[in-house]
RNA sequence: GCCCCUAUAGCUCAGGCGGAUAGAGCACCGGACUCCUAAGCCGGGGAGACUGGUUCGAGUCCAGUUAGGGGCA
Repeated sequence: GCCCCUAUAGCUCAGGCGGAUAGAGCACCGGACUCCUAAGCCGGGGAGACUGGUUCGAGUCCAGUUAGGGGCA
């Protein structure tokens, strides 16, 4: 220098051929329970790496950038 893969919540991951309020587990916060704590129970907050494009509509498609990983030279 060229090519390929990945980027979604604090962490680990789902999300069919683009469609309506983006989910789960753990963690966190609150409540109830308990003599107290834990477990279990009820409730809650929090996310699309970034910039453009296509489209009535983008986590999903296209281009570029950034970061991480891999291959070739």